[in-house]
RNA sequence: AGAGUUUGAUUCUGGCUCAGGACGAACGCUGGCGGCGUGCUUCAUACAUGCAAGUCGAACGAUCCUCGCAAGGGGAUAGUGGCGAACGGGUGAGUAACACGUGGAGAACUUGCCUGGAAGUUCGGGAUACCAACUGGAAACGGUUGCUAAUACCUGAUAAGCCCACGGGAUCGCAUGGUCCUGUGAGAAAAGGCGGCCGCAAGGCUGUCGCUUCCGGAUAGCUCCGCGUCCCAUUAGCUAGUUGGCGGGGUAACGGCCCACCAAGGCUUUGAUGGGUAGCCGGCCUGAGAGGGCGAUCGGCCACACUGGAACUGAGACACGGUCCAGACUCCUACGGGAGGCAGCGGUAGGGAAUUUUCCGCAAUGGGCGAAAGCCUGACGGAGCGACGCCGCGUGAGCGAUGAAGGCCUUCGGGUUGUAAAGCUCUGUUGCAGGGGAAGAACAGCUGGUGGAUCAAUACCCCACCGGCCUGACGGUACUCUGCGAGAAAGCUCCGGCUAACUCCGUGCCAGCAGCCGCGGUAAGACGGAGGGAGCGAGCGUUGUCCGGAAUCAUUGGGCGUAAAGGGCGCGCAAGUGGUUUGGUAAGUCUGAUGUGAAAUACACGAGCUCAACUUGUGCACUGCAUUGGAUACUGCCAUUCUAGAGUUCUGGAGAGGAGAGUGGAAUUCCGGGUGUAGCGGUGAAAUGCGUAGAUAUCCGGAGGAACACCUGUGGCGAAGGCGGCUCUCUGGCCAGAUACUGACACCCAGGCGCGAAAGCCAGGGGAGCAAACGGGAUUAGAUACCCCGGUAGUCCUGGCCCUAAACGAUGAGCACUAGGUGUAGGAGGUAUCGACCCCUCCUGUGCCGAAGUUAACGCAUUAAGUGCUUCGCCUGGAGAGUACGACCGCAAGGUUGAAACUCAAAGAAAUUGACGGGGGUCCGCACAAGCGGUGGAGCAUGUGGUUCAAUUCGAUGCAACGCGAAGAACCUUACCAGGGUUUGACAUGAUCUAGACAUACGGUGAAAGCCGUACUCCCUUUUGGGCUGGAUUACAGGUGCUGCAUGGCUGUCGUCAGCUCGUGUCGUGAGAUGUUGGGUUAAGUCCCGCAACGAGCGCAACCCUUGCCCUUAGUUACCAACGGGUUAUGCCGGGCACUCUAAGGGGACCGCCGGCGUUAAGCUGGAGGAAGGCGGGGAUGACGUCAAGUCCUCAUGGCCUUUAUACCCUGGGCCACACACGUGCUACAAUGGUCGGUACAAAGGGCUGCAAGACCGCGAGGUCAAGCCAAUCCCAAAAAACCGGCCCCAGUUCAGAUCGCAGGCUGCAACUCGCCUGCGUGAAGUCGGAAUCGCUAGUAAUCACGAAUCAGCAGGUCGUGGUGAAUACGUUCCCGGGCCUUGUACACACCGCCCGUCACACCACCCGAGUUGAGGAUACCUUAAGUCGAUGGCCCAACCGCAAGGAGGGAGUCGCCCAAGGUAUGUUCAGCGAGGAGGGUGAAGUCGGAACAAGGUA
Repeated sequence: AGAGUUUGAUUCUGGCUCAGGACGAACGCUGGCGGCGUGCUUCAUACAUGCAAGUCGAACGAUCCUCGCAAGGGGAUAGUGGCGAACGGGUGAGUAACACGUGGAGAACUUGCCUGGAAGUUCGGGAUACCAACUGGAAACGGUUGCUAAUACCUGAUAAGCCCACGGGAUCGCAUGGUCCUGUGAGAAAAGGCGGCCGCAAGGCUGUCGCUUCCGGAUAGCUCCGCGUCCCAUUAGCUAGUUGGCGGGGUAACGGCCCACCAAGGCUUUGAUGGGUAGCCGGCCUGAGAGGGCGAUCGGCCACACUGGAACUGAGACACGGUCCAGACUCCUACGGGAGGCAGCGGUAGGGAAUUUUCCGCAAUGGGCGAAAGCCUGACGGAGCGACGCCGCGUGAGCGAUGAAGGCCUUCGGGUUGUAAAGCUCUGUUGCAGGGGAAGAACAGCUGGUGGAUCAAUACCCCACCGGCCUGACGGUACUCUGCGAGAAAGCUCCGGCUAACUCCGUGCCAGCAGCCGCGGUAAGACGGAGGGAGCGAGCGUUGUCCGGAAUCAUUGGGCGUAAAGGGCGCGCAAGUGGUUUGGUAAGUCUGAUGUGAAAUACACGAGCUCAACUUGUGCACUGCAUUGGAUACUGCCAUUCUAGAGUUCUGGAGAGGAGAGUGGAAUUCCGGGUGUAGCGGUGAAAUGCGUAGAUAUCCGGAGGAACACCUGUGGCGAAGGCGGCUCUCUGGCCAGAUACUGACACCCAGGCGCGAAAGCCAGGGGAGCAAACGGGAUUAGAUACCCCGGUAGUCCUGGCCCUAAACGAUGAGCACUAGGUGUAGGAGGUAUCGACCCCUCCUGUGCCGAAGUUAACGCAUUAAGUGCUUCGCCUGGAGAGUACGACCGCAAGGUUGAAACUCAAAGAAAUUGACGGGGGUCCGCACAAGCGGUGGAGCAUGUGGUUCAAUUCGAUGCAACGCGAAGAACCUUACCAGGGUUUGACAUGAUCUAGACAUACGGUGAAAGCCGUACUCCCUUUUGGGCUGGAUUACAGGUGCUGCAUGGCUGUCGUCAGCUCGUGUCGUGAGAUGUUGGGUUAAGUCCCGCAACGAGCGCAACCCUUGCCCUUAGUUACCAACGGGUUAUGCCGGGCACUCUAAGGGGACCGCCGGCGUUAAGCUGGAGGAAGGCGGGGAUGACGUCAAGUCCUCAUGGCCUUUAUACCCUGGGCCACACACGUGCUACAAUGGUCGGUACAAAGGGCUGCAAGACCGCGAGGUCAAGCCAAUCCCAAAAAACCGGCCCCAGUUCAGAUCGCAGGCUGCAACUCGCCUGCGUGAAGUCGGAAUCGCUAGUAAUCACGAAUCAGCAGGUCGUGGUGAAUACGUUCCCGGGCCUUGUACACACCGCCCGUCACACCACCCGAGUUGAGGAUACCUUAAGUCGAUGGCCCAACCGCAAGGAGGGAGUCGCCCAAGGUAUGUUCAGCGAGGAGGGUGAAGUCGGAACAAGGUA
């Protein structure tokens, strides 16, 4: 620091996800030790039991125990009394608040114990608990009488301070006012205990601890103020003690804190009020930081103590382990009445994913009491439990290669686990055993001593020092020594990418995985197991949460033309911002100083535990707040100046700017009349409709409404919506030029106000045309549409609403700056002219093109989307949804504001390459057209589907399967079926044992195979053995079994179409583009020209074969012109190589020549010559690629499967079936024919298991004999159509030949299923073929025959060969296919694409819903406990006064105000349930249509 994920690929936008860190955690697997931390986050739920706050006998009386004979001493404690219990400890329910933080203020306050100072501590009195007696009650707890003490209580005295009242003076402060000095008067105190000495005693002196008053300090608290402190505006108004005043009350103290009266205020968009949530902070986590999240442990503050209320005591409480009352709950009860409060420490139950011991000790630290010893202390110190976290250590180290065995993999060679193990040599951390053994402890106390202070004192008390004694929960712990022995100690997760780490097996869209993308449908590196590897390690993973990455709320640090996002437009208050000069001020700003910012934490440097964690010292820091000194550029504020912003004035100007009134012509329609007759109208074509009752057409007249042709223009005006005949009236804004004036008056604008197309609504008019709805006609599968005929609201006017639009430039407003060019509208100036144009310049508006710049790109570009400033509005993934609820507006329709649950990993923008289009352009092809002949109809052949069957083996399936694999199924083939058999096998190799040959012949059985027998019987040799063969055993053979979607090879197809690419360069952020596009041309990306391209490769062409002409060479088996011989005749013979021909090599054709066209090109066209002319004809040759095309049954091959069978052998059957359907063919339907007779002319092939002449036999197929030929020699071999002649005469025929019968021939072991041929007989359908469809452009189609491969035999098929030999092509509109350019796209599996909505089914969340249940808070009223305060007739009372009566004072009781809980009523908010209803989302291949994407077929 980034990465994955939208796409075929790209850039961008944008969300989702991951890698990091953290945790009071939990869960899964695993677990050796230690240190330091940490541990109910949930039910502020309920609690059994124990403990957590007591202490003081030196305050008091009394009692008891104990020592002692006694005197006396020691000890204990129920009560009175004092102090403490308001600390410490817990929790976070409540609280959005002066609660907290921070900084101030108190001239408005308090403060026990502590401390400094000053002054005192006097004289008396009356009670009471305990106790005793009696008595009530179950208990808790009391009652009456009597006795008694105090440091308990009370009166009086005294008063330096103090308090109050009235004066005087000084001084200070921002105000109220404070402080100090002083005079007079009045008021208010106290307690003693212990020790020493003296004393008979009383008492005195003294020390010390107490007590009282006052002034200070310290500490602790209280109050007030500034600032800061969460979310919701779908919470916008709140408030009656409310806001203030006067006077009281109350408090420690200010204050509506409370009360009476008076006034009507107070708070709020800088967010009041309401609702929700929440203890706040130091800090903790994260982050580069700014921030964001959190508020456990530790520390500060606050609040609470079962729930609610209240006060008492006290220095301090409205009190966790106090009191009273009410309520809920639990417990006891004798039913009358009582008791209780773990959010103290342990513990229990419950809840929960989840959180510990009913431990030890006061040894240390701290606290309470005490003079002290000491007592108390679940604070605290420790231990225990939990890997909950952090840190440290260990589970061994060295050597060790036959690289052991085993495992796993394997290409079978090996590799890997792996120096790993074993083995050898060591070590001893931890562990186990045994020894030693701390620090934490120093106070205090006691005691011995020294010194000091006090004192009358050498005494006591106190202080300081030295020595001794005494005190440890942890704990026999840390630490240490010795011994033992590698002995006791490793797991978890992951291994497709992100992300480090790979193979085998199993599974087969199953089981499962998954953080995102996504894996799994038979070869899964993604599931499960194994081996191996990677990572971390006493842990490792998972889950949850937070921050980060996320610049994904953007202050730092984002955006708004098209991705989400500019308000429809204007005016304008608040707010924000604001030109220029000078002066002042010092709020902002900058700077110095001071205070504070607790400690801990963090950081730096040190220190202590062996290190670390941890602990600790010092320093820095704590970015803040406050006070104060200074600076004054900028901003603000107060004055002041200016004119450049803004506005006013004058002159001129343009304009569909607005409102009202009037007016005009054209056209449509209607009405009346005339003429006139059969149609009109409408459409793709029609029909509905109108018309003989006279339409349409045409002429005249009239009525009425609406809109204003031409002009008209990316022309004008307006803020936008919008505005269009002409005239008048009223009126807004704008522009140019010019003078003077005002003097910042400005810009933007939340809320507010106004305007706001069309449609729509209300009321009243109007209504010609047009026209939702509706009716009809068409179209269609349907057509609630598109088209047609009609037609009502509406469109128009007046008044009032509505307030939305793709209200768009999808671009808010204002100001300034930043190259130009060219149109256009308005105005002005200059030059020139007699004048007008032209030309130049400036301003304003409106367009186009472009530089820089900018942008993801497209694009924008002085009319910015550039560069800046000011200000408003808006955005933050898609969908749900502009929906629901609420509120406001509206007559309604509806509008404005505007969520969530659930769900997805995308949704999107621009551009790129393709593909596609019922887009465009252009070109080609037997693609159409023009022709010729077919197929589809018939019969037969053949292949396929289907069906059948024991089996009808398998494959091929649009073109590109179907006379295809198969160039030939009777057996074989053969893979299928039935049956019979074989099991190391029909075939290969090796090993071991055994026997000898094998072969061959024969017998039995059998359908055969096979099985069972019989006969016969080797070679080499080094004598171990080897070769060969049989048998047995074992490794293995075998498989036309599966997977062509695991593959190689081969093949088909687009397509013999002209294309497909690369290097370098250039352009682009990039995918990519360019080149390859363009202008011509070609069969061709063929060539030429141009060009940011220049070149190159695979294709095209050429090179190859064949054919057409010529030449050379060579002539046998071919040939025969001349010569000779021979024959009825024949290259038959001699001979010849001229010719034909054969087969080798050359030549020839290149737009080369001429004319024209063309760019002086490429090339096209015509001509000459030539056998051949523009590629001469034909063939072979098939670019990058596409179709998971075909083939595992040609072959090869991975994997899987089978092994007495899915292998092998044999016999028979089947592949040949047959209602039917399709493809490919053959033969025909006839006279251009059939038939009979006769006569010609080929080419290319084949032949020894062969072709066979010839002769003979047979009607014939064929048979017999047999020459020749291994072939330019001989044979197959007759070519046929053609030609000549005869017959047939248009018919189911002298056409056609199927089918069937009989008789034969051939091949073969064998023609029944199931071959071919021959003869005779039989003589079916068929008279030219519906929709549809195929081939062919010249030696082609058509037609005729010949040959070959396969093959024993079998061709109508296939592959070749020659003979005869046409017609037509105007042309490219259309169909099909293809090439190039361009355009649109929401397609990329690429239009056989994508995709929308209803309906049906399932699930999910939400909304409405008659109602119902609960909770919260509000208001009004009723009732009112305890309690403070107030009042109080009667009643009661020790202290003081009084002789007494009585008084002062007090108490209970009663009454009053307030008030918790409770009750009643009303409305409100939130939540739960809810028959039924509405829409939404998601689901597998459901149904119906086909709305969108291409002109998506109606943009």